[in-house]
Context: one part of a larger RNA
RNA sequence: UCUUCGUUAAGGAACUCGGCAAAACAGCGACCGUAAUUUAGAGAUAAGGUCUGCCCUCGCAAGAGGGCCGCAGCUAAAGAGCUCAAGGGACUGUUUACCAAAAACACAGCUCUCUGCUAACUCGCAAGAGGAUGUAUAGAGGGUGAUGCCUGGCCAGUGUCCGAACGUUAAGAGGAGAGGUUAACCCUUCGGGGUGAAGCUUUGAAUCCAAGCGCGGAUGAACGCCGGCGAUAACUAUAAUCGUCCUAAGGUAGCGAAAUUCCUUGUCGGGUAAGUUCCGACCUGCACGAAUGGCUUAACCACUUGAGCACUGUCUCAACGAAGAACUCG
Numbered sequence: 001u002c003u004u005c006g007u008u009a010a011g012g013a014a015c016u017c018g019g020c021a022a023a024a025c026a027g028c029g030a031c032c033g034u035a036a037u038u039u040a041g042a043g044a045u046a047a048g049g050u051c052u053g054c055c056c057u058c059g060c061a062a063g064a065g066g067g068c069c070g071c072a073g074c075u076a077a078a079g080a081g082c083u084c085a086a087g088g089g090a091c092u093g094u095u096u097a098c099c100a101a102a103a104a105c106a107c108a109g110c111u112c113u114c115u116g117c118u119a120a121c122u123c124g125c126a127a128g129a130g131g132a133u134g135u136a137u138a139g140a141g142g143g144u145g146a147u148g149c150c151u152g153g154c155c156a157g158u159g160u161c162c163g164a165a166c167g168u169u170a171a172g173a174g175g176a177g178a179g180g181u182u183a184a185c186c187c188u189u190c191g192g193g194g195u196g197a198a199g200c201u202u203u204g205a206a207u208c209c210a211a212g213c214g215c216g217g218a219u220g221a222a223c224g225c226c227g228g229c230g231a232u233a234a235c236u237a238u239a240a241u242c243g244u245c246c247u248a249a250g251g252u253a254g255c256g257a258a259a260u261u262c263c264u265u266g267u268c269g270g271g272u273a274a275g276u277u278c279c280g281a282c283c284u285g286c287a288c289g290a291a292u293g294g295c296u297u298a299a300c301c302a303c304u305u306g307a308g309c310a311c312u313g314u315c316u317c318a319a320c321g322a323a324g325a326a327c328u329c330g
Stems, first nucleotide, its partner, number of pairs: 001325008010316002014314001019311001029051004037042001039146001053068006069073001074079001081309007088301002093105002109144007121130003148295003152226003157223002159219005166214003172208002177203005184195004227245005254288001255285001266282005
């Protein structure tokens, strides 16, 4: 010096990102007592206080009376620290085997879509299998995530569904017409040239023709989206109001410097002697917002944040001791 422990004057979180670690609480025994809130179950062992040994007698027991010892009686061991407030997720559960246990996943509940049974869907080349020895109170898929109060506007774009008149439209059918070749015929300067049937061959128009797309509707708990400028009230300020441009429609309720607020340590209030954090408000929401759910919410949490009581070597500020190492000497 290190590791693991023990004790510590006075103070008591001044330490630190943060009470991390340690200390403290003595405890699912008995009695008393127990708040807000609440889904009336809970919260709750809330909090807080008192008691506790052994022997004898009585008693079913609970207990009552008497006695004994110690500094100390749940005498050892084991066996909750508590409270207030906020955020998040309702809850029990699940997860990165070996750096993350969470606010992530799941969940009951809610909702949408598909599926009438040889079901939809999944696996397989297929046979076949699962779904299911089930049958829409069933099965599959997507989203949201207990409960409570609710879930606004937009169908222009994209998607999905429905429709079938018209337009477009493939292969295929069709074969008008055209080209090549040449029997034959004609012309010839005898070199050749022209016309050209059938056959063979190369092409090929009209016409017929599906889904799709165009087209017409519906649809948001489908993907999504939800404005700008100017003026206006008898102080000022502000704007219930008006004008105008654009849009498919211009963000409703609720919440709001928020796990979202850049400016920002916003402003006011509370807590502190002092508070970039915290709590309550305000609304100027850079850039909340309604099942990509909005706002509440009792209970719960090895979650996150702030405050307090208790307690302490975390600290002021370090000291001493124990055991084991390193190291030095032998």
Annotation
Large-subunit ribosomal RNA, domain IV from a freshwater metagenome, 330 nucleotides, folded computationally. Model confidence (mean pLDDT): 86 of 100.